[in-house]
Overview:
Large-subunit ribosomal RNA, domain IV from a metagenome, 325 nucleotides, folded computationally. The coordinates come from a structure-prediction model, not an experiment, and the mean pLDDT is 88.
Context: one part of a larger RNA
Order: sequence, then structure tokens, then C1' cells
RNA sequence: GCGUUGUUAAGGAACUCGGCAAAUUGACCCCGUAAGUUCGCAAUAAGGGGUGCCUCAGAAAUGAGGUCGCAGAGAAUAGGCCCAAGCAACUGUUUAACAAAAACACAGGUCUCUGCUAAAUCGAAAGAUGAAGUAUAGGGGCUGACGCCUGCCCGGUGCUGGAAGGUUACGGGAAUCUGUCAACGAAAGUGAAGCAGUGAACUUAAGCCCCAGUAAACGGCGGCCGUAACUAUAACGGUCCUAAGGUAGCGAAAUUCCUUGUCAGGUAAGUUCUGACCCGCACGAAUGGCGUAAUGAUUUGGGCACUGUCUCAACAACGUACCCG
Repeated sequence: GCGUUGUUAAGGAACUCGGCAAAUUGACCCCGUAAGUUCGCAAUAAGGGGUGCCUCAGAAAUGAGGUCGCAGAGAAUAGGCCCAAGCAACUGUUUAACAAAAACACAGGUCUCUGCUAAAUCGAAAGAUGAAGUAUAGGGGCUGACGCCUGCCCGGUGCUGGAAGGUUACGGGAAUCUGUCAACGAAAGUGAAGCAGUGAACUUAAGCCCCAGUAAACGGCGGCCGUAACUAUAACGGUCCUAAGGUAGCGAAAUUCCUUGUCAGGUAAGUUCUGACCCGCACGAAUGGCGUAAUGAUUUGGGCACUGUCUCAACAACGUACCCG
């Protein structure tokens, strides 16, 4: 000097990204306990008081009196608490060894497939799972307790249904044409049948085109101009485009660029936080919307208590480095 542990005047978060770390609290008994709430909880809420020994009474619990210490759960083990907000309902699961979470799962909701030799899955097959089950069952997708709800669009893509017409394969069908050759002809050439090749019209399924339905299917949910007796704004009107132009609710938000938006609260002072406003760059309804008691080694802001985190460092024990022997 460093490490580990311990103690510390006065102050008490001034430290710091952040109370990280440490300190506080802690057992049992008694009193007492708010908002909120799904009436179960919240709750050990919070906040107070007591605890040794001796004598007496009593079966004891316990009560009364006395008494010692700084200190009586005398050492050790043994919740710090409160307020507000975000997210996820919850217990659970996860990146074995940098992430434990708001991610996954979940009960619940909904859509869809499946009538049993089920659908789906594995396998070349036999066969097996599903299931020794049978639609209150089984598979798949999305959402994710509960409460209030879940708007408009089927033009595109997908799926389902339809079959009149158009297009369309193999196959069927054989016209036509070509080669060869008898025959005819002086030659050029013409050229029956057969054989070989070519293969048109016509016929012919699903599909596609087409016609409908379907968004808790994939998805989507406008622009410009004018207008009220101050101004401003626009309930109102006009116009263009669209399949339809974002409803309820929420909103500078885990989403807001401009932005430390503006106002209010909290502070002496607040880019964070809370409550509002709405001008939503670029929220929005099961890729769910908005609330929500309880829960959380979750995230954010504030407060009380407490402290060597700090002002500002000091000392001690042990270990180690180093020096001397």
C1' cells in the first nucleotide's frame, strides 16, 4: 500500500446513472390498524406498549408488591416501512456458464378442421400415436384471469360454396398432307390399293377466368377549399378520390420527431415523476381497446426511518505485499 472484518465526533443521500453497498427493522404477548377491493384480501398494514429476578396469593393461567443493571427476546439465529405510476391478472417457465423479464406458459375467450378405418402426425410399407377416446371428444390458429366492450371495409390475397359461359391435359377421333410402289405416259410427270409417317375439326376433368359468401381470415380504415355580428375556431357547406375512410375508449404514452410541448403539483432549484390539455411526425379495439383488487428477487418517481454512500477521512484486528534479522 492492498484485501477482509469491525468501530466512529458533527451532519445524514450532500454520494451516485440509481440509497449500489451498508445500516435500520427483526422473536413472543397485548393494544391498534387506512385507502382500495373480485369481500377472499389489503394486514405482521401503519403505529404504540410489554418481556429479568425475589416475595405473596392461586391448581394453573395470572395478579399484587418489592428489587438490580446502561441494557431483561441482555449472546446467536429471526420483515425496514409508506405513497404514487407503468407492465404482466395470479402460482409457475426460460437463455446449464453475461439477459429471470414487460418474454413463454396459464385458466378463460374465439375461429377452424374432424361422424370414426375421424381429422392430424410418424413411417418405404406393415403398422403406430390420436384412443382402448367418439363432437361436453380430438387436432390446429389467434387471444390471454376478471369487468365494460370489441366499430366500418370482401376492392386485393386466402378460404368456403357455385356452376351457365370462356380457356385448358392425357385419352378418343380421324380429315388432310408426305414417302414408297403397281399402272399410265415419248418424256416431264400423274399416281389406285397396301405399307410407313403426319396428325386438323370434333369430344374430354379439376384448375384458372367468372358469380357469391367470409375479417376473433392475411389485411385496410383519405385530401383540398370556404363559412358564425371583435378575433380565433368551425357545429355547417362545396369538391375530388376510395373497398371503406379510425367508432368507443385512451393519448407528449414501453408509442411524440419537433420536445426539456403548454399548464398545474411536488423541490430553494425537477430533461425524470404525477395530474391535465390534444396540435396522435407515426394509439386504437382478440398482431385485442380501456380499466382493475391481489400478486412480482419486475420498471419508474417521491417520502419516513437508518446509516462511512458522502462532506473527509481516522483507528483497530486478521491476511498479504514490502523492509530488517

RNAcentral holds the full RNA, with entries from SILVA.